[in-house]
Context: one part of a larger RNA
RNA sequence: UUGGGCGUAAAACGUGUCUAGACUACUAUUGUUGUAAAUAUUUAAAGCUUAAACUUGACAUUUUUAAGAGAUAUUUUAAACAAAUAGUUUGAGUACAGUGUAAGAUUAUAGAAUUUCAGGAGAAAAAAUAAAAUUUGUAGAUAUCUGAAGGAAUGCCAAAGGCGAAAGCAAUAAUCACUACUUUACUGACGUUGACACACGAAAGUAUAGGUAUCAAACAGGAUUAGAUACCCUGGUAGUCUAUACUGUAAACUAUAAAUAUUCGUUUUGAAAUUAAAAAAAUUUUGAAACCAAACUAACGUGUUAAAUAUUUUGCCUGAGAAGUACACCGGCAACGUUGAAACUC
Numbered sequence: 001u002u003g004g005g006c007g008u009a010a011a012a013c014g015u016g017u018c019u020a021g022a023c024u025a026c027u028a029u030u031g032u033u034g035u036a037a038a039u040a041u042u043u044a045a046a047g048c049u050u051a052a053a054c055u056u057g058a059c060a061u062u063u064u065u066a067a068g069a070g071a072u073a074u075u076u077u078a079a080a081c082a083a084a085u086a087g088u089u090u091g092a093g094u095a096c097a098g099u100g101u102a103a104g105a106u107u108a109u110a111g112a113a114u115u116u117c118a119g120g121a122g123a124a125a126a127a128a129u130a131a132a133a134u135u136u137g138u139a140g141a142u143a144u145c146u147g148a149a150g151g152a153a154u155g156c157c158a159a160a161g162g163c164g165a166a167a168g169c170a171a172u173a174a175u176c177a178c179u180a181c182u183u184u185a186c187u188g189a190c191g192u193u194g195a196c197a198c199a200c201g202a203a204a205g206u207a208u209a210g211g212u213a214u215c216a217a218a219c220a221g222g223a224u225u226a227g228a229u230a231c232c233c234u235g236g237u238a239g240u241c242u243a244u245a246c247u248g249u250a251a252a253c254u255a256u257a258a259a260u261a262u263u264c265g266u267u268u269u270g271a272a273a274u275u276a277a278a279a280a281a282a283u284u285u286u287g288a289a290a291c292c293a294a295a296c297u298a299a300c301g302u303g304u305u306a307a308a309u310a311u312u313u314u315g316c317c318u319g320a321g322a323a324g325u326a327c328a329c330c331g332g333c334a335a336c337g338u339u340g341a342a343a344c345u346c
Base pairs, nucleotide, nucleotide: 004317005316006315007300008299012314014200015199016198017197021193022192023191025088026087027086028085029084030083034081036077037076038074039073040072041071042070048068049067050066051065052064053063091190092187093186094185095184097182098181099180104176105175106174107173108172109171110154115149116148117147118146119145120144125136126135162169163168205246206245207244208243209242210241215239219235220234221233222232257313258312259311260310261309262308265291266290267289268288269287270286271285272284273283274282275281295302296301319346320345321344328339330337331336
């Protein structure tokens, strides 16, 4: 490179927006250009395809012959593709109205609980564990009542439920504001994907300034043990929280890229519309789940939310180890990250 692939064997970028590029609805008309058709001419040698002969044990190759494809020119027709012009509304979008929701940002407030402190009352243990000890306690603990302080998280509702591009998002209220779905009107292909680029991106970690109730790497002690740099226990600092910057990674997983269309059924459920009716039910649309027919799959399994049947675009894979390492560029305060080999071994 060709061919083949990417749920679990190697392989879908963590996610989104957009540029170039690639691909792209329907109808009518035009025929400039190429493609297509017809006619004529020509096949130098070589090369390509087919056939025959030669060669050979047989094939292949070589050699020879013929035809064709091919090439050039002209003309005409067609309108399938591309192109141009004009239009259409189904794709897409905009606006009004309505509905639903833990998307998001800022501010304020609330009630439980833990801890600490102060006071009352009280008297000997408490806590911990398989069992203990370290530990706390007569300087009055633990348990109990009252009050105060401070920080973090929001029980029940809660569900296989909802929202969001993903990461993720749950106490209550206010303000700002995105998106989805439904109806009608309007614009009239304005679309899909997307290298590069840009933005977002859990936890841990970094910097500065705060905060520090709980929990808790490191660390200290007590146990266990042959040992125990662990599992268990008592403590406990970074951190966990806030603001502003950075980092840019995760089994960032549905291990399943995005988009469009088509396909037997059953059950549950969120939101809406219609019919009916004011309970239940039916139909349709749009989400979320479970089980299956066909089909697919190496099997497991997937199965209208496909891993089915087709199409478009991007990314990625090519034996195992060495290795996501070395070197180098770029990024970063650093930690490290992105890109990413080879020798050698099997």

Predicted 3D model of a 346-nucleotide part of an RNA (small-subunit ribosomal RNA, central domain) from Hemiselmis andersenii. Its mean pLDDT, the model's own confidence on a scale to 100, is 81. The full RNA is in RNAcentral, with records from ENA and SILVA. Rfam family: Bacterial small subunit ribosomal RNA. Its family is annotated with structural constituent of ribosome and ribosome in the Gene Ontology.